[in-house]
RNA sequence: CUUGUUCAAUAGCAAACUUAUUGAAAAAUAAGGACGCAAAGCCUCGGGCCUAAGGAAUGAACCUUCUCAUUCUAUGGCAGCCGGGCUGCCUUA
Repeated sequence: CUUGUUCAAUAGCAAACUUAUUGAAAAAUAAGGACGCAAAGCCUCGGGCCUAAGGAAUGAACCUUCUCAUUCUAUGGCAGCCGGGCUGCCUUA
């Protein structure tokens, strides 16, 4: 110096839930709040998961262009689902 385990201290982040705002939704942001976190800091590159506004297919009704139902679909999300990339605080053994 690197990797892994571990002790202590300082600081940090903030799940569920509540309120407000945005959004079609998933969800996000802000405030409160702490289940947890040594990368729970950042990046959707791979997988996985959530949602389906718009679009597509099929069917019904209608009768020519609108309506309804079902299924599929991310260009919308989750980095606190996993892998990967980049960066990074303190310290005993």

About this RNA: The RNA shown here (c-di-GMP-I riboswitch aptamer) has 93 nucleotides and comes from Paenibacillus mucilaginosus 3016. The coordinates come from a structure-prediction model, not an experiment, and the mean pLDDT is 83. The RNAcentral record of the sequence draws on Rfam and Ribocentre. The same sequence occurs in records of 2 taxa.